Source information
Predicted 3D model of a 510-nucleotide part of an RNA (small-subunit ribosomal RNA, 5' domain) from an uncultured bacterium. The full RNA is in RNAcentral, with records from ENA, Greengenes and SILVA.
[in-house]
Context: one part of a larger RNA
RNA sequence: GACGAACGCUGGCGGCGUGCCUAACACAUGCAAGUCGAACGGGGGAUGCGUAGCUUGCUAUGCAAACCUAGUGGCGGACUGGUGAGUAACGCGUGAGCAAUCUGCCGCAGAGAGUGGGAUAACACAUGGAAACGUGUGCUAAUACCGCAUAAUGUAUAACCGUGGCAUCGCGGAUAUACCAAAGGAGCAAUCCGCUCUGUGAUGAGCUCGCGUCUGAUUAGGUAGUUGGUGAGGUAACGGCUCACCAAGCCUACGAUCAGUAGCCGAACUGAGAGGUUGAUCGGCCACAUUGGGACUGAGAUACGGCCCAGACUCCUACGGGAGGCAGCAGUGGGGGAUAUUGCACAAUGGAGGGAACUCUGAUGCAGCAACGCCGCGUGAAGGACGAAGGCCUUCGGGUUGUAAACUUCUGUCCUUGGUGACGAAGAAAGGUGACGGGUAGCCAGGGAGGAAGCCACGGCUAACUACGUGCCAGCAGCCGCGGUAAUACGUAGGUGGCGAGCGUUGUCC
Numbered sequence: 001g002a003c004g005a006a007c008g009c010u011g012g013c014g015g016c017g018u019g020c021c022u023a024a025c026a027c028a029u030g031c032a033a034g035u036c037g038a039a040c041g042g043g044g045g046a047u048g049c050g051u052a053g054c055u056u057g058c059u060a061u062g063c064a065a066a067c068c069u070a071g072u073g074g075c076g077g078a079c080u081g082g083u084g085a086g087u088a089a090c091g092c093g094u095g096a097g098c099a100a101u102c103u104g105c106c107g108c109a110g111a112g113a114g115u116g117g118g119a120u121a122a123c124a125c126a127u128g129g130a131a132a133c134g135u136g137u138g139c140u141a142a143u144a145c146c147g148c149a150u151a152a153u154g155u156a157u158a159a160c161c162g163u164g165g166c167a168u169c170g171c172g173g174a175u176a177u178a179c180c181a182a183a184g185g186a187g188c189a190a191u192c193c194g195c196u197c198u199g200u201g202a203u204g205a206g207c208u209c210g211c212g213u214c215u216g217a218u219u220a221g222g223u224a225g226u227u228g229g230u231g232a233g234g235u236a237a238c239g240g241c242u243c244a245c246c247a248a249g250c251c252u253a254c255g256a257u258c259a260g261u262a263g264c265c266g267a268a269c270u271g272a273g274a275g276g277u278u279g280a281u282c283g284g285c286c287a288c289a290u291u292g293g294g295a296c297u298g299a300g301a302u303a304c305g306g307c308c309c310a311g312a313c314u315c316c317u318a319c320g321g322g323a324g325g326c327a328g329c330a331g332u333g334g335g336g337g338a339u340a341u342u343g344c345a346c347a348a349u350g351g352a353g354g355g356a357a358c359u360c361u362g363a364u365g366c367a368g369c370a371a372c373g374c375c376g377c378g379u380g381a382a383g384g385a386c387g388a389a390g391g392c393c394u395u396c397g398g399g400u401u402g403u404a405a406a407c408u409u410c411u412g413u414c415c416u417u418g419g420u421g422a423c424g425a426a427g428a429a430a431g432g433u434g435a436c437g438g439g440u441a442g443c444c445a446g447g448g449a450g451g452a453a454g455c456c457a458c459g460g461c462u463a464a465c466u467a468c469g470u471g472c473c474a475g476c477a478g479c480c481g482c483g484g485u486a487a488u489a490c491g492u493a494g495g496u497g498g499c500g501a502g503c504g505u506u507g508u509c510c
Stems, first nucleotide, its partner, number of pairs: 001509003005506005012377006018370002020335001025333003029330003034075003039072002042069003047064008082288003091213008101205002106201007114148004123138006154179005160173005184193003214260003221251003226248008263285004267278004290311005313324004341367001343366003349363001350361004380410004390401004414451001415447006424436001454499005459480003465494005475482002
């Protein structure tokens, strides 16, 4: 000098930040991922119209229908948000490579959408179960599912030409054979939103390599899918990634292996720099989601708020069986020296869905709590005595507190009263839309020094000294050291010095 700090004493205001560093301990409760009726068949249905009955404003019934929606279907739940347990690793950083790769939505371009079919949830009936949740039979729709057709610039194979390269090969052209697609919806319509195939771009992701990346040799040998080859499987893709066979390799004192510790970086702190230390907040990457394992779906999965199995734990139970996962936001218990509200709003920014209106969004924007940090402001200003009183000291003359106070004259930041009153909101124009937040900030007028100062130190280092008490006691102390009867070092008082809404102490780093 610095801090995500804590503790002691003290504490007026504002702005901007920051706030479980410990138990990746366990969690009550609420919320944190939905949306689309312009994909679909149902169900409900304000209201309107018609018919019948009549107790003339009700009942029954038919049609139309805004709107609502459990289910099928689509897109999104792989983003956002949290944590740092694991990881010494191509994990991260940096620089290259993929002629070994994929990429939903989005942009650009080309081509297309013909014709059929069978189901199934919802629903109805029956039925099992305490519940969670099922089972059977029957009915029905689609942008759900499945055939056939059409098809190349696509895929596969064969051989040809040109060209490029890094072994395999890549790219372009022409040829043959085989294979593969589709879905509709809204609107009076125009048209719009979708659908299928292909190319290209963008974005995102995967893989490979060079270099760098803590400590220990009181860890010296380690390794059998191990190292390589052939073949096969698998993957979007290369590869012992997996398997069969074959060979015996591969790493290592330039530190393998083992053990310990640790998320990495941009950066932050410090320092003249070199360097050292750290990795909170913000940003990038990685890993994890009660512990361990597994796959499914999908363009994409460590799938936090998906599924299955096993373990521990908690809860419900009719004992047969079930339910759960805050390292999301709040909040609770516990641990701890220690760390906040079970708040408001989608107004803004951004995200998901939707044609839109809009819905959702504990992301986010705000508010609350905390001097935890930084910055700013105030607690008044000027005048005022050969200098009040009181306190303290005294050589008793005086000195000092001290222009300090009183007193006089002012000022009005903050405060207070009244008035006025925002920006943040947004693009053809006009109108609407504010959680904060409300009469807030600001502005105008009035009132009034009124409501706002402490903490530490004073032997030397180190700025600042006397008196009394105590008497190696009580105590102080960072180091040297003070205290045993005149202690500037203990305690108190007066005075002084330093900093100031803070001041000291402790801890850690330079």